Predicted 3D model of RNase P RNA and transfer RNA as a complex of 451 nucleotides. Model confidence (mean pLDDT): 76 of 100. It holds a member of the Rfam family "Bacterial RNase P class A". The family's RNA type in Rfam is ribozyme.
[in-house]
RNA sequence: CGAGUCGACCAGGCAACCGCUGCCGUGCACGCGUGUUUAAGAUCUUUAAGCAUACGGUCACGGGGGAGGAAAGUCCGAGCUCCGCAGGACGAGGUGCCAGGUAACGCCUGGAGGGUGCAAACCCAUGACAAGUGCAACAGAAAGAAUACCGCCAUUUAUGGUAAGGGUGAAAUGGUGAGGUAAGAGCUCACCGCUUUUUUAGUAAUAAAAAAGGCAAGGUAAACUCCACCUGGAGCAAGAUCAAAUAGGCUCUUUAUACUUUUGUCCGAAGUAAGAGCGGGUUGAUUGCUGGAGCUAGCGAGUGAUUGCUAGCCUAGAGGAAUGGUUGCCACUGCAUUGCAGAACAGAACUCGGCUUAUAGGUCGGCUCAUCUU
RNA sequence: CGGUGAUUGGCGCAGCCUGGUAGCGCACUAUCUUAGGGAGGUAGGGGCCGUGGGUUCAAAUCCCACAUCACCGACCA
Numbered sequence: 001c002g003a004g005u006c007g008a009c010c011a012g013g014c015a016a017c018c019g020c021u022g023c024c025g026u027g028c029a030c031g032c033g034u035g036u037u038u039a040a041g042a043u044c045u046u047u048a049a050g051c052a053u054a055c056g057g058u059c060a061c062g063g064g065g066g067a068g069g070a071a072a073g074u075c076c077g078a079g080c081u082c083c084g085c086a087g088g089a090c091g092a093g094g095u096g097c098c099a100g101g102u103a104a105c106g107c108c109u110g111g112a113g114g115g116u117g118c119a120a121a122c123c124c125a126u127g128a129c130a131a132g133u134g135c136a137a138c139a140g141a142a143a144g145a146a147u148a149c150c151g152c153c154a155u156u157u158a159u160g161g162u163a164a165g166g167g168u169g170a171a172a173u174g175g176u177g178a179g180g181u182a183a184g185a186g187c188u189c190a191c192c193g194c195u196u197u198u199u200u201a202g203u204a205a206u207a208a209a210a211a212a213g214g215c216a217a218g219g220u221a222a223a224c225u226c227c228a229c230c231u232g233g234a235g236c237a238a239g240a241u242c243a244a245a246u247a248g249g250c251u252c253u254u255u256a257u258a259c260u261u262u263u264g265u266c267c268g269a270a271g272u273a274a275g276a277g278c279g280g281g282u283u284g285a286u287u288g289c290u291g292g293a294g295c296u297a298g299c300g301a302g303u304g305a306u307u308g309c310u311a312g313c314c315u316a317g318a319g320g321a322a323u324g325g326u327u328g329c330c331a332c333u334g335c336a337u338u339g340c341a342g343a344a345c346a347g348a349a350c351u352c353g354g355c356u357u358a359u360a361g362g363u364c365g366g367c368u369c370a371u372c373u374u
Numbered sequence: 375c376g377g378u379g380a381u382u383g384g385c386g387c388a389g390c391c392u393g394g395u396a397g398c399g400c401a402c403u404a405u406c407u408u409a410g411g412g413a414g415g416u417a418g419g420g421g422c423c424g425u426g427g428g429u430u431c432a433a434a435u436c437c438c439a440c441a442u443c444a445c446c447g448a449c450c451a
Base pairs, nucleotide, nucleotide: 002369003368004367005366006365007364008363009362010361012330013329014328015327016326017325018324020066021065023063024062025061026060027059029058030057033053034052035051036050037049038048039047040046068345072356073355075354076353077352078351079350080235081234082233083232085268087267088266089265090264092231093230094229095228096227097111098110099109100108101107112126113124114123115122116121127226128225132224133223134220135219149166150165151162152161153160154159174192175191176190177189178188179187193215194213195212196211197210198209199208200207201206239287240286241285242284249278250277251276252275253274254273258272259271260270261269280450281449294313295312296311297310298309299308300307301306332342333341334340335339375447376446377445378444379443380442381441384400385399386398387397394431402418403417404416405415406414424440425439426438427437428436
């Protein structure tokens, strides 16, 4: 100086003015409601004015706040809420190397195995095909105990042996080499691969070594399946409370050997009604709704994910949907030297832990490779 | 917020479950027939199966992620 790879952070800051909105405090300034007094009218009751009162109202002043790293997709897991079986068996669904982390997970961390790369690093739906059943079109002689088309050898010319060579195919009775043979073949041997057993290291997945065996009929499970582990259901449009209005209307089905009990089937248990259609009413108000498996800093344990202790902090809660605009200074980037311009993806709706997707620009750090110089 | 379904010639639809050949109808082109048109007959063209990745020898079809479109839902009795 160049190329690459991994990790972390930012997504402008400060101030002033104007504007929107939630919370807290103060005020009685305004007004609705309620009570009372007076006046008018009047069978009941209604209207106007004054006074008092509380407050779910309006307004004024003050204080301190107000949209992200993904708020997105709704792919997973939970917190929380509800359901007279969240009982048993089966079914169904999900995960899939080992060990840890976590509230939990299909997530994260570390390791083993495999693959890509010179390397740093990155990727993997990574249990079992010797439990069973399937699938492999076309081509090829033959596609799973499956074969002989060409070829090679023998030859009594009828045929027999063969799977080394060729061909077809994604895939053709493990691979390479030597011997042997009529010609060949694990037929024999050596090495590699595979299976079984033992030893060593490791918590384990696994790795290494030794011995035995010619050695199973290959591939495919994001094929059915088998094995191990996990799973009640529905979800904030869950729920709770109040108010209002109508038609607690009509028809049909099963009815105690029946029906219902928040996935399905059966059994058991509990209960006595359950379901479907047409039609009607209300689309109102309050709550759930923000203090948490919370965040920040320091010290410690651990390879790490993470976790222990101490101290400090409270950071939106809208409800047809607020969170904005202007100016000045500073910082960063680009072009230029009086300056000018400037950002992508995109907006909370019960909350949290992840994954995935979109993304202009910038800053910092670690490691690897190549070149040059010392 | 939750649930369900769909995407294939210019248009409307099959094919997916059980992976090996992309089809049907209408439309279009040429031609035959007719005095001419229509109808009818014959022949033909036109498809990255929404996008990307993966499994497999092979993917419209199986799996994962993303994009677009459509439908349903709360309360009283």